Source information
Predicted 3D model of a 349-nucleotide part of an RNA (small-subunit ribosomal RNA, central domain) from an uncultured bacterium. The coordinates come from a structure-prediction model, not an experiment, and the mean pLDDT is 86. Rfam family: Bacterial small subunit ribosomal RNA. The full RNA is in RNAcentral, with records from ENA and SILVA.

Context: one part of a larger RNA
RNA sequence: CUGGGCGUAAAGGGCGCGUAGGCGGCUUGCAUAGUUAGGCGUGAAAUUCCUGGGCUCAACCUGGGGACCGCGUCUAAUACAUGCAGGCUUGAGUGUGAAAGAGGGUCGUGGAAUUUCCAGUGUAGAGGUGAAAUUCGUAGAUAUUGGAAAGAACACCGGUGGCGAAGGCGGCGACCUGGUUCAUUACUGACGCUGAGGCGCGAAAGCGUGGGGAGCAAACAGGAUUAGAUACCCUGGUAGUCCACGCCGUAAACGAUGUGUGCUGGAUGUUGGGGUGCUUAGCACUUCAGUGUCGUAGCUAACGCGGUAAGCACACCGCCUGGGGAGUACGGCCGCAAGGUUGAAACUC
Numbered sequence: 001c002u003g004g005g006c007g008u009a010a011a012g013g014g015c016g017c018g019u020a021g022g023c024g025g026c027u028u029g030c031a032u033a034g035u036u037a038g039g040c041g042u043g044a045a046a047u048u049c050c051u052g053g054g055c056u057c058a059a060c061c062u063g064g065g066g067a068c069c070g071c072g073u074c075u076a077a078u079a080c081a082u083g084c085a086g087g088c089u090u091g092a093g094u095g096u097g098a099a100a101g102a103g104g105g106u107c108g109u110g111g112a113a114u115u116u117c118c119a120g121u122g123u124a125g126a127g128g129u130g131a132a133a134u135u136c137g138u139a140g141a142u143a144u145u146g147g148a149a150a151g152a153a154c155a156c157c158g159g160u161g162g163c164g165a166a167g168g169c170g171g172c173g174a175c176c177u178g179g180u181u182c183a184u185u186a187c188u189g190a191c192g193c194u195g196a197g198g199c200g201c202g203a204a205a206g207c208g209u210g211g212g213g214a215g216c217a218a219a220c221a222g223g224a225u226u227a228g229a230u231a232c233c234c235u236g237g238u239a240g241u242c243c244a245c246g247c248c249g250u251a252a253a254c255g256a257u258g259u260g261u262g263c264u265g266g267a268u269g270u271u272g273g274g275g276u277g278c279u280u281a282g283c284a285c286u287u288c289a290g291u292g293u294c295g296u297a298g299c300u301a302a303c304g305c306g307g308u309a310a311g312c313a314c315a316c317c318g319c320c321u322g323g324g325g326a327g328u329a330c331g332g333c334c335g336c337a338a339g340g341u342u343g344a345a346a347c348u349c
Base pairs, nucleotide, nucleotide: 004320005319006318007303008302012317014201015200016199017198021194022193023192025088026087027086028085029084030083031082032081033078034080035077036076037075038074039073040072041071042070049065050064051063052062053061054060091191092188093187094186095184096183097182098181099180103177104176105175106174107173108172109171110154114150115149116148117147118146119145120144121143125136126135162169163168206247207246208245209244210243211242215241216240220236221235222234223233258316259315260314261313262312263311266294267293268292269291270290271289272288273287274286275285276284277283278282298305299304322349323348324347331342332341333340334339
């Protein structure tokens, strides 16, 4: 190389955009010669294979044949492939008309709750637990009423509901803005798919500078529990959590399932469009696009998957090759650091 795989056994890149490359719809003509067929030349000999012969056999030696699966050249074929030229509309995109949505960004705004502060009422407890204590309270707490301030998060609606490539997104309003779906079939005419490198996005925690700080709360302190208790429980409590800008670039970043396209029985919910019919607050049927459940064939080691495939195929990328050592060491690259990324070996079972 050939070959086998990647839901759970080792293995899908966290996600997208996209360069090179790989692959690529229907149709007409021409060319090339990738392809196919034939001729010629070459493919030394020995070796190998087949079949004879010679040493008493064999090894060994030797005759003949085949083969050397290749290369060059000439001729022919024109389906496929490629190139050039032309055409087409189904793929792809655009237009027009509608639709849904926590998609993103900025600014503003609302109520409940919490905490703190001020004032009133009021008096001895409150809080907390399995039980307690630390803690708060006669300098008037807890409770309750009125007022003020602050920060953060948005109950109900709310839904295997919706949107987004993923991470993720939820009070309300305005502005700016991305994508998607349906209908129409008007326009372009293969403009497509994938994508090594590359570029961008990327939860939480963490880092830098400056703000902010109600609640919660690593670290820390105290009280309990216990043989001990560097925990679980309780009282406190700082980073942090929030905002702006800049880093970090990792997660069980999961559907543990790469992207795209086509094909392959059904049943039943639900979301957003369209169509038809009717006995029209709606119902029935149907058709696209999503999202669930159950299941046929088939697949699977089984579990299970099953038109949202893990079925049947094609195109392209990524990845795997016994366990430990180890996602470690060394080196490179990136980072302020923490560390990330790439990624061994000895040894051992």